[in-house]
C1' cells in the first nucleotide's frame, strides 16, 4: 500500500468480501518452567456458615471473668494447695459518656440531566488540624448500671428504689461574637493523668508545675453546599409544552441564594438554534483503531455521581436522609409456644440459580494506609501475600557438534531414480530449566531500655526532642539468589497447502459423501472432498467463532456526488436563515499574536535508572491541539456612522409578439331534418362479414339547424415562470426588448417551512352533444382472440362554477453573477457606411438554432444558452429486491395524493462504449437459391439400407443437412465380432527360464468336431567343434488374450458450413481500455481480383498462378501401332518398304485484354471486333485458409485410464446377421408405337488377365460343357458395343406393354448352394395405363438416353467406381423461398433466437401487514385512601433541674386533629411488546400448468 468478485473482453458507478491490529473472551485439538499483569460482561437473582468497625479504665459508677498481692480460714508432706474476703495492683464482661461507625470497600440499576467535563461565580458551612487572643469561677437535679418484684416461648420489657461522671441544667464573667429602635439586650466552659522543695489540710486534697483536654472569638487550611456558561447518545412516523407555570411584593423556611414553600399582584416562560414526549445510556481522564481527521468504547488503575430487598420517612450528628443505624408499608425467607418477631453479601471468602462463560469458605496485620486511644497497643477481607486457571503481554527450554553406506522404512515414480535427509543411528560434547541437596540476601523504618545532651520547670523529678549503645519486629517463605550432584536424561504441538495466500503429490469418493471468508469445488483421472507422503506457516501454543475500529473516499470537515449510472423539488413568489458592490472614519465581536492561571495523578510519547534481558516498575522532561483573564495589531469578516454609482429600481421615447381575461363575430367541413333529381347498391377490409338500403340508401341540388375545431400564412418563427398559447375584432391587463448628456442610492442573490399556479385523466352540480370516443354490443381472425381489423356506441371530450395536485410535468441538466478561441444562421430593436431606392458591407444590445477550439467526462458527448473556470444560496442521492409498500399522520367527495420504514432475500443490480451473434431492420451481392425449362421421387413390381417388431441370436456402429445401395471394393462354411452346445486353462499368439526332442510324417479307433488313444517312417541346418539358429512337447512364473467400456480423456485419418472469399499479424496511429485502423469509402472481378482515394506503410494463411487430363501445332522416336506415295498380294497393313498421316510419350509453342474502337476519372476493368484451332479464369481434375459442429470413428490403426483373468480369452459344430403385420430413404424394371418384337446393318472409348484370359473347332434351345492355339499381353484373350440404321410386324388393348410371382427342369462355383447363391430353359403372366400433399437433379459436350469395363470376388450387383456413343431445351430477371458474403441499424442475446424473459395458477418453506379479541409492560387525568414522619394547632393526661407572690408560671413528653405523602383501590385515556381463527400481498424453491407481455420494427414501436 491493496486484492477477489457484475462482462465473451473493456471503462466506470456500486455494493460484497478478504489480507491488519484488538479483546475482561468463550469453544476444539494440545500443553515444559519463570516473572508480570487480569479473572460473573448473563440475574441490581436468591443467599446456608464464617469474617469485613471499633476502640478509651489517662471521662465514670464498678468488678462478672482471667492473672498477681494483701488478710483471713481449713488441711498439713512450714511452703504448697484449696476455700472465703479486700478493686489494691495487671487488667476488664455488662453499662454510662467521648470519638468513629458519612473513611475505607462493593455495585452501575435508575439518571440525557438535581449528572459528567472544562472555565467562572457569590449568598454559605466545615468535627479532627494549624496560628492568634482571652478564659476554664460557682452550684443544681436526674438516669443506666445495680437490687428488688414482675410479663413474655422468645425478641424484648414494666414498675419501685440507689448511684457516678469529660452525661445533663441554670448562676456569675464576658468580647473585636449575635441582635438592635443605638438607648441597650442576649450567649460558654469540665475536668484527667504524671512530678513536687516551702506552706496549708477535713488525710480525699488544696498550691505549684508539665502534659491532654474543654469553652469564646479570628484567621488558616481541608471539606462540603449553591450559582453561570459553553460541551456532552437517538427518534420529527413525537409539534407545541407550561398553572408554582414566569416574574414582582411581602413572609417563612435553609449553613446559604432562589417558588424551595406560602399569600396577594401581573400574564408571562420554554420551543425547528428542536421545547415536550419516546428509546437507549453512569460521566471522564483514559483503552481501542486510524497517516491524520475521526470512530467504536468507559472492565483492571484514578476522578466525579448514583445506589445499598422495593417504595417513603425523618432522627442524631461538623458531616447521612446512612450499605453491616432507626421508624413505616410492600414481596421474599426463617424461628414461634400462633399471641408475635428476626433478616437483608451491589464488602471478603463461599453456596444455588442464570449462562458459552470467570478463582481459595486460604495466610497475616511484618510492610503501607485507616479508626480509637497520652501511650503501649487493639480493631482492620482495606492493604500486602499465596492458591486455582496457557486469559492476557514477557523471556527461557525440549540440546549442541560431527557424521553419506545419501542405512532401513515410507512416500512418489518417465523403474533410471527422487524425496523424507545430516534428518536418524554412530562418535564427541554441553546441562540452562525441572529434580535432589546445602547455603542464603533485601523488604525493618519503628518500639522498647540505658547514657549523654538540650527545652520547660524552682527542680537533678516527670515529660517533649537529638545523639550514642544495647534490645528488638517477616505473612510471603523450603523466598530471590549462590554452589554441588547425576544424566540428553523430564518437555511440541496446531491450523493451513484452488485464486486472493507462503506452501503438490499419490489413493479412496463420483453432483454422493462433504468443503466454502468471496469466487466458488465434487456428475470416474479432484494440487479445492476423506486419508497419507511432502511442502510452507505460526509454536506452549495454535485454530475457529464473536467483539471493535481499518481497509471503506461505502455518509466525503480533512475528502464523494446528482444529462444518460442512486440523485435537480412541475414551475414560480416569497417568510425566517445564509450570503452581498466600491470609498472614508472608528469600535474590538471574530482574527492574529504576546503573556497569566488552569488543563489531578497514572497513561501515551522521550532522556535516565531499577529487577541477568524483556515484559513490569521508579525518577525526570515534554505533551495534554482546551477553557479562562490581561496587553498590543486593524489588513479581512463583523458593528457603527458619513459618503458614492458600476449591482438594483424609477422616469421619458419607441419596438415585436398564438402573453392573460372578458363580449361580438365569420367561412370551409361534418353530421341532422326538408324538398328536388335518381334507381340498386352503398359501406369497409389483407379477404370478409356484422352495418345501411325498393318503406328508396349511397351519389347529387337547394333550403334550414347544430355543435366542435380554425386550412393556406406556418418557420430547429414568436410570447409566456411553468403547464401552455394560432380564424377575425373591440374592451380591459401582465411581462419583456432597445435607445436616453434623467432620478433614488445597494433598495440585492438564493430561499427551509408557507403562499399561488400547474397537461391529460378523474370526481361533483348544472347545461350542451356535431365529430371523435373508454366501457359495452356486434362482425371478423385466431388453437384461444375477454386483443390488434370492421360496423355501431355511452360516459367523457365543450361550457360554468368548485375539488384533485398528479406526467418520460425531460434540455432526465435547481436558481442569481462573473470570466474563458471562433465561425454560421434565424427573430426583435439602434446606430454607421455605400446608395435615387432595392440590395450590400459593418458594428452593437436581447433572443432562438447549428458547427466547433481549449477544458470537463466513465464514455456517449458538453463546448459564452457549458456538463469548462469560480463565487453564493436551496433540494436531493448513498448496492439490487421487499418498496414509493405497510403503519402512523396529513391533504382529498371519492379515485387518490404527500411524507415514509423494517424482517427477510441476493451478490451482484447498474451506466457508457467494444467485439461477435441474431432480427416476422435496411443497403449492395453471389449461388440450379428462385425464375425460364429438361427428366424424375412421392402411386406399382422388385432390389437394397434403416425404423419398428420377432427371436436363442436376428452382432456391433452410422441418426437433420452433413445417418438410411453409409462402415460393407461383395455375410451359404470362413469372414463373424452374436446366439446354443462341446471342450481348452501360461493358453490360438510374444518374450524370458529349466528338462526333453530334428522339424515333420503313415495308418487304425472313438467323436458333431475340436480334441483324445494307439502307431508307422524319420535323425535335419551352421561351425572356430567350444557350440549356435530355427521348430515341437512337458513344467513352474512373470505375463498373454478381449470387436470388453469410456470418440464427452486422446492420436491419427474424415465429414460439414466451402473452392465460400475470407482469416490474420508486424511496425506506426488512435482511444484511459476492450479495441479500431489497415480490411472501410468510390469503381471493378469468379475472387480482399485489381485500380483511385485514404494515418497508414508493408506481409503471412487462403484466391489466381505453378501439377496433372483435355482441345491445335511443332521437334524426336517409329514396335506390337500407323499405310500417303511405290512394288507385291492368299485381299487381311498380310508382306517389301515408307516415317509423311493416325497415334503412342517425352520436350516445346501457343492466349497475354497483347492488337484495334468505344464505356470509364486519364486508372482498374467492361462491351464489341481483329486475328487464332482455343478469348477473356478455353473445359475437367488434385488442391479446401483461420476456425466451427465436445460433428464421426477406441469395431482400421495407436493410445490414457478402468474392467475380465478355468473367462468378457482360446478352440469346434450347428444356427443368425437373409425373421417380417408395417413406415421410411435410395434404386432397377415399367406402364408402352420418340415403343415392343423379328431379321439385316454400322461406328467406340478405357480397362482386365496365369490359382488367369481363354480364341477356334465339337456339343447342347440355352446356361453351358468337351477339347485346346495364343497370350504375363499397344502383338493374344476377355470383345458380338448398344442406342443407331435398313426392311417387316403389333394399331392403342392391360395389349406382341410389362415382367412380378409360381411350378417343372437344369447348367456353374463351391467340402457344403435347405436355411441363403447367380444363370439357363420350358410353362405361368401379378400390379402398373405416368402417378396426392410434397419434392429432387441439372446450365453443354451438360441433362436426358445408350451400352461397356474395372475392384471385391470360388460363386454372388439393380450398388460403387471409371468409359465411351446419341445429344437437347431454357435463364426475361433477382420480388419471393433456403444458404453464404460486405456496409449499416437496434439489442435486455455471449450455452449467442433452438436465445432470453413475465404474470396468473398449483405445491414446500419463510419473514412480515390487516384482524373479532385476548395477556402484559410502561404512563397521563379524575378520585377515593391515607402508614411512619416533619410542621402547625390543641390543655386531654403527665411533668427534675429554671422563675415564683409557692397558688402556680414558663418549658417538655404523651395524647388529639389539620397539612404534605408512600404503598393501595377505582374510573378513563394514551402507548409498546406478545399472542390470534382468518386474511392480504412479499420472497426462496428442481425439469410443474397456461400462455408469450418485453428484448430485433419483439411481429400492434415501447414507456410515463
Nucleotide at each position: 500500500a491493496g486484492a477477489g468478485u457484475u462482462u465473451g473482453a473493456u471503462c466506470c458507478u456500486g455494493g460484497c468480501u478478504c489480507a491488519g491490529a484488538u479483546u475482561g473472551a468463550a469453544c476444539g485439538c494440545u500443553g515444559g518452567c519463570g516473572g508480570c499483569a487480569g479473572g460473573c460482561c448473563u440475574a441490581a437473582c436468591a443467599c446456608a456458615u464464617g469474617c469485613a468497625a471499633g476502640u478509651c479504665g489517662a471521662g465514670c459508677g464498678g468488678u462478672a471473668a482471667c492473672a498477681g498481692a494483701g488478710a483471713g480460714u481449713a488441711g498439713c508432706u512450714u511452703g504448697c494447695u484449696a476455700c472465703u474476703u479486700u478493686g489494691c495492683u495487671g487488667a476488664c464482661g455488662a453499662g454510662c459518656g467521648g470519638c468513629g461507625g458519612a473513611c475505607g470497600g462493593g455495585u452501575g440499576a435508575g439518571u440525557a440531566a438535581u449528572g459528567c467535563u472544562u472555565g467562572g461565580g457569590a449568598a454559605u458551612a466545615u468535627g479532627c488540624c494549624u496560628u492568634a487572643u482571652g478564659g476554664u469561677g460557682g452550684g443544681g437535679g436526674a438516669c443506666a448500671a445495680c437490687a428488688g418484684u414482675u410479663g413474655g416461648a422468645a425478641a424484648c420489657g414494666a414498675c419501685u428504689g440507689c448511684u457516678a461522671a469529660u452525661a445533663c441544667c441554670g448562676c456569675a464573667u464576658g468580647a473585636u461574637g449575635u441582635c438592635u429602635a443605638c438607648g441597650g439586650a442576649c450567649c460558654a466552659a469540665a475536668g484527667u493523668g504524671g512530678g513536687g522543695g516551702a506552706c496549708c489540710u477535713u488525710c480525699g486534697g488544696g498550691c505549684c508545675u508539665c502534659a491532654c483536654g474543654c469553652c469564646a472569638u479570628a484567621a488558616g487550611a481541608u471539606u462540603a453546599g449553591c450559582c453561570c456558561a459553553a460541551g456532552u447518545g437517538g427518534g420529527a412516523u413525537u409539534a407545541g409544552c407550561u398553572a408554582g407555570u414566569u416574574g414582582g411584593u411581602g413572609a417563612g423556611g435553609u449553613a446559604a441564594u432562589g417558588g424551595c414553600u406560602c399569600a396577594c399582584c401581573a400574564a408571562g416562560g420554554c420551543g425547528a438554534c428542536g421545547a415536550u414526549c419516546c428509546c437507549u445510556a453512569g460521566c471522564u481522564g483514559g483503552u481501542u483503531u486510524g497517516a491524520g481527521a475521526g470512530g467504536a468504547u468507559g472492565a483492571u488503575c484514578a476522578g466525579c455521581c448514583a445506589c445499598a430487598c422495593u417504595g417513603g420517612g425523618a432522627c442524631u450528628g461538623a458531616g447521612a436522609c446512612a450499605c453491616g443505624g432507626c421508624c413505616c408499608a410492600g414481596a421474599c425467607u426463617c424461628c414461634u409456644a400462633c399471641g408475635g418477631g428476626a433478616g437483608g453479601c451491589a464488602g471478603c471468602a463461599g453456596u444455588g440459580g442464570g449462562g458459552a462463560a470467570u478463582a481459595u469458605u486460604g495466610c497475616a496485620c511484618a510492610a503501607u494506609g485507616g479508626g480509637c486511644g497520652c501511650a503501649a497497643g487493639c480493631c482492620u477481607g482495606a492493604u500486602g501475600c499465596a492458591g486455582c486457571c496457557a486469559u492476557g503481554c514477557c523471556g527461557c527450554g525440549u540440546g549442541u557438534g560431527u557424521g553419506a553406506a545419501g542405512a532401513a522404512g515410507g512416500c512418489c515414480u518417465u523403474c533410471g531414480g527422487g524425496u523424507u535427509g545430516u534428518a536418524a543411528a554412530g562418535c564427541a560434547c554441553u546441562u540452562u530449566c525441572a529434580g535432589u541437596a546445602a547455603g542464603g540476601a533485601g523488604g525493618a523504618a519503628a518500639g522498647g531500655u540505658u547514657a549523654a545532651g538540650u527545652g520547660u520547670u524552682a527542680a537533678u523529678a516527670g515529660c517533649g526532642c537529638u545523639u550514642a549503645g544495647c534490645u528488638g519486629u517477616g505473612a510471603c517463605g523450603u523466598u530471590a539468589c549462590u554452589u554441588a550432584c547425576a544424566g540428553a536424561a523430564g518437555a511440541a504441538g496446531c491450523a493451513c497447502c484452488g485464486g486472493c495466500u507462503a506452501a503438490c503429490u499419490c489413493c479412496g469418493u463420483g453432483c454422493c459423501a462433504g468443503c466454502a471468508g468471496c469466487c466458488g469445488c465434487g456428475g470416474u483421472a479432484a494440487u479445492a472432498c476423506g486419508g497419507a507422503g511432502g511442502a510452507g506457516g505460526c509454536a506452549a501454543g495454535c485454530g475457529u467463532u464473536g467483539u471493535u475500529c481499518g481497509g471503506a473516499a461505502u455518509u466525503a470537515c480533512u475528502g464523494g456526488g446528482c444529462u444518460u449510472a442512486a440523485a435537480g423539488c412541475g414551475u414560480g413568489c416569497g417568510u425566517a436563515g445564509g450570503c452581498g458592490g466600491g470609498a472614508u472614519g472608528g469600535c474590538a465581536g471574530g482574527u492574529g499574536u504576546c503573556g497569566u492561571g488552569u488543563g489531578a495523578a497514572a497513561g501515551c510519547c522521550c532522556u535516565c535508572g531499577g529487577c541477568u534481558c524483556a515484559a513490569c516498575c521508579g525518577a525526570g522532561g515534554a505533551a495534554u491541539u482546551g477553557c479562562u483573564c490581561g496587553g498590543c495589531a486593524a489588513a479581512c469578516c463583523g458593528c457603527c456612522a458619513u459618503u458614492c454609482u458600476u449591482g438594483a429600481g424609477g422616469c421619458c421615447a419607441g419596438c415585436a409578439g398564438g402573453g392573460g381575461g372578458a363580449c361580438c363575430u365569420g367561412g370551409a367541413a361534418c353530421u341532422u331534418u326538408g324538398g328536388g333529381u335518381g334507381g340498386a347498391g352503398c359501406g369497409g377490409u389483407g379477404a370478409a362479414a356484422u352495418g345501411c338500403g325498393u318503406a328508396g340508401a349511397u351519389a347529387u341540388c337547394c333550403a334550414a339547424g347544430g355543435g366542435a375545431a380554425c386550412g393556406c400564412c406556418g418557420g430547429u418563427g414568436g410570447c409566456g415562470a411553468a403547464a401552455g398559447c394560432g380564424g377575425g375584432g373591440u374592451c380591459c391587463u401582465g411581462g419583456g426588448c432597445u435607445g436616453g448628456u434623467u432620478c433614488u442610492g445597494a433598495c440585492g442573490c438564493u430561499g427551509a417551512g408557507g403562499c399561488a399556479c400547474g397537461a391529460a385523466a378523474g370526481c361533483g352540480u348544472g347545461g350542451g352533444u356535431a365529430g371523435c370516443a373508454a366501457a359495452c354490443a356486434g362482425g371478423a381472425u385466431u388453437a384461444g382472440a375477454u386483443a390488434c381489423c370492421c360496423u355501431g356506441g355511452u360516459a367523457g371530450u365543450c361550457c360554468a362554477c368548485g375539488c384533485c395536485g398528479u406526467a418520460a410535468a425531460c434540455g432526465a441538466u435547481g436558481c442569481g453573477c462573473a470570466c474563458u478561441a471562433g465561425g454560421u444562421a434565424u427573430c426583435a430593436g439602434c446606430g454607421c457606411c455605400u446608395c435615387u431606392g432595392a440590395c450590400g458591407g459593418g458594428g452593437u444590445u436581447g433572443g432562438u438554432g447549428c458547427c466547433g477550439c481549449a477544458g470537463c467526462g466513465a464514455a456517449a458527448g458538453c463546448a459564452u444558452u457549458a456538463a469548462g473556470u469560480g463565487c453564493g444560496c436551496c433540494g436531493c442521492c448513498u448496492g439490487g429486491g421487499g418498496a414509493g409498500u405497510a403503519c402512523g399522520g396529513c391533504c382529498g367527495c371519492a379515485a387518490g395524493g404527500c411524507u415514509a420504514a423494517a424482517a427477510c432475500u441476493c451478490a451482484a443490480a447498474g451506466g457508457a462504449a467494444u467485439u461477435g451473434a441474431c432480427g416476422g431492420g435496411g443497403g449492395c451481392u453471389c449461388a440450379c437459391a428462385c425464375a425460364a425449362g429438361c427428366g424424375g421421387u412421392g402411386g406399382a413390381g422388385c432390389a437394397u439400407g434403416u425404423g419398428g417388431u420377432u427371436u436363442a441370436a436376428u452382432u456391433c456402429g452410422a441418426u437433420g443437412c452433413a445417418a438410411c445401395g453409409c462402415g460393407a471394393a461383395g455375410a451359404a462354411c470362413c469372414u463373424u465380432a452374436c446366439c446354443u452346445a462341446c471342450a481348452c486353462u501360461u493358453g490360438a499368439c510374444a518374450u524370458a527360464c529349466a528338462g526333453a526332442g530334428a522339424a515333420c510324417u503313415u495308418a487304425c479307433c472313438a467323436g458333431a468336431g475340436a480334441u483324445g488313444g494307439u502307431u508307422u517312417g524319420g535323425u535335419g541346418c551352421c561351425u572356430u567343434c567350444g557350440g549356435g539358429a530355427a521348430c515341437u512337447c512337458u513344467g513352474a512364473u512373470a505375463c498373454a488374450g478381449g470387436u470388453g467400456c469410456u470418440g464427452c480423456a486422446u492420436g491419427g485419418c474424415u465429414g460439414u458450413c466451402g473452392u465460400c472469399a475470407g482469416c490474420u499479424c508486424g511496425u506506426g496511429u488512435u482511444g484511459u481500455g476492450a479495441g479500431a485502423u489497415g480490411u472501410u469509402g468510390g469503381g471493378u472481378u469468379a475472387a480482399g481480383u485489381c485500380c483511385c482515394g485514404c494515418a497508414a506503410c508493408g506481409a503471412g494463411c487462403g484466391c489466381a498462378a505453378c501439377c496433372c487430363c483435355u482441345a491445335u501445332c511443332c521437334u524426336u522416336a517409329g514396335u506390337u501401332g500407323c499405310c500417303a506415295g511405290c512394288g507385291a498380294u492368299u485381299c487381311g497393313g498380310u508382306c517389301g518398304g515408307g516415317a509423311a498421316c493416325u497415334c503412342u510419350a517425352a520436350g516445346g509453342a501457343g492466349a497475354c485484354u497483347g492488337c484495334c474502337g468505344g464505356u470509364g476519372a486519364u486508372a482498374a476493368a467492361c462491351c464489341g471486333g481483329a486475328g487464332g484451332a482455343a478469348g477473356g479464369u478455353g473445359g475437367g481434375g488434385a488442391c479446401g485458409a483461420c476456425g466451427u459442429c465436445a460433428a464421426g470413428u477406441c469395431a482400421u490403426c495407436a493410445u490414457g485410464g478402468c474392467c475380465c483373468u478355468u473367462a468378457c480369452g482360446u478352440g469346434u459344430a450347428g444356427g443368425g446377421c437373409u425373421a417380417c403385420a408395417c413406415a421410411c430413404g435410395u434404386g432397377c424394371u415399367a406402364c408402352a408405337a420418340u415403343g415392343g418384337c423379328g431379321c439385316a446393318u454400322a461406328c467406340a472409348g478405357a480397362g482386365u488377365g496365369c490359382u488367369g484370359c481363354g480364341a477356334a473347332c465339337c456339343u447342347g434351345c440355352g446356361a453351358g460343357g468337351g477339347u485346346a492355339a495364343g497370350c504375363g499381353a499397344a502383338u493374344c484373350a476377355c470383345u458380338u458395343a448398344a442406342a443407331g440404321u435398313g426392311c417387316g410386324u403389333c394399331g392403342u388393348a392391360g395389349u406382341c406393354c410389362g415382367g412380378a410371382u409360381u411350378g417343372g427342369a437344369g447348367u456353374c462355383u463351391g467340402c457344403a448352394a435347405c436355411u441363403c447363391g447367380a444363370c439357363u430353359c420350358c410353362a405361368u403372366g401379378a400390379a402398373g395405363u405416368c402417378g396426392g400433399a410434397a419434392u429432387c437433379g441439372c446450365u453443354a459436350g451438360u441433362a436426358a438416353u445408350c451400352g461397356c469395363a474395372u475392384a471385391u470376388c470360388a460363386g454372388a450387383a439393380u450398388g460403387a467406381u471409371g468409359c465411351g456413343g446419341u445429344g437437347a431445351a431454357u435463364a426475361c430477371g433477382u420480388u419471393c423461398c433456403c444458404g453464404g458474403g460486405c456496409c449499416u441499424u437496434g439489442u435486455a442475446c455471449a450455452c449467442a433466437c433452438c436465445g432470453c424473459c413475465c404474470g396468473u395458477c398449483a405445491c414446500a418453506c419463510c419473514a412480515u401487514g390487516g384482524g373479532a379479541g385476548u395477556g402484559g409492560g410502561u404512563u397521563g387525568c379524575u378520585c377515593c385512601a391515607g402508614a411512619a414522619g416533619u410542621g402547625g394547632a390543641u390543655a386531654g393526661u403527665c411533668u427534675a433541674a429554671c422563675c415564683u407572690u409557692c397558688g402556680g408560671g414558663a418549658g417538655g413528653a404523651c395524647g388529639u386533629u389539620c397539612a404534605c405523602c408512600a404503598c393501595g383501590g377505582a374510573g378513563u385515556g394514551a402507548u409498546u411488546c406478545a399472542u390470534g381463527a382468518c386474511u392480504g400481498g412479499g420472497g426462496u424453491g428442481a425439469a410443474g400448468u397456461c400462455g408469450u407481455a418485453a428484448c430485433a420494427a419483439g411481429g400492434u414501436a415501447a414507456c410515463c

Small-subunit ribosomal RNA from an uncultured bacterium, 1504 nucleotides, folded computationally. Its mean pLDDT, the model's own confidence on a scale to 100, is 85. Its Rfam family is "Bacterial small subunit ribosomal RNA".